[in-house]
């Protein structure tokens, strides 16, 4: 530096439900609550659900589906 992840330390995030708010919609957001997470930080590049349209063609949601690709905190075996 790369791999690797403990009954290590400091920490981080935050699922489902609620309240209210954006959106035609999937679906996001702020708060609250923690199911979980070791990359559960980013990225729509491959796939797969999924939404609007629907002849076709397209736009879009979804990184906590899975693969992938950047970066990153400590360090025991």
């Nucleotide at each position: 530096c790369c791999c690797c992840g403990a009954u290590a330390a400091g920490g981080g995030c935050a699922a489902c439900c609620c309240a209210c708010c954006u959106g035609c919609g999937a679906a996001g957001g702020u708060g609250g609550c923690a199911c979980g997470c070791a990359a559960a930080g980013c990225c729509g590049c491959g796939g797969a659900u999924c939404u609007c349209a629907g002849c076709a063609a397209g736009a879009g949601a979804c990184a906590g589906c899975c693969g992938g690709g950047c970066u990153a905190c400590c360090g025991a075996a």
The RNA shown here (c-di-GMP-I riboswitch aptamer) has 77 nucleotides and comes from a Myxococcota bacterium. The sequence was found by an Rfam model in a public genome assembly. The source organism's lineage runs through Bacteria, Pseudomonadati and Myxococcota. The coordinates come from a structure-prediction model, not an experiment, and the mean pLDDT is 90.